[in-house]
Molecule: transfer RNA
Organism: Nitriliruptorales bacterium
RNA sequence: GGGCGAGUGGCGGAAUUGGCAGACGCGCAGGAUUCAGGUUCCUGUGGGCUUCGGCCCUUGGGGGUUCAAGUCCCCCCUCGCCCA
Numbered sequence: 001g002g003g004c005g006a007g008u009g010g011c012g013g014a015a016u017u018g019g020c021a022g023a024c025g026c027g028c029a030g031g032a033u034u035c036a037g038g039u040u041c042c043u044g045u046g047g048g049c050u051u052c053g054g055c056c057c058u059u060g061g062g063g064g065u066u067c068a069a070g071u072c073c074c075c076c077c078u079c080g081c082c083c084a
Base pairs, nucleotide, nucleotide: 001083002082003081004080005079006078007077010026011025012024019067027045028044029043030042031041032040046057047056048055049054060076061075062074063073064072
């Protein structure tokens, strides 16, 4: 240099028929249980602002198509594999 694949909350990882983004697990916070801890169980958990009623933003970055994009198209960045 060429080809293929991947990038989503704090972490792993779903959502591939384009239709509520973050299911599920881990972690974390609060509670129950315990003398205490662990285990187990219950509830909550993306970010920012807030007059606490809500509002805005968010799938590596930028642009495009569409009523609607994590998903399709183009460019770029990073990582992995293969070829040279």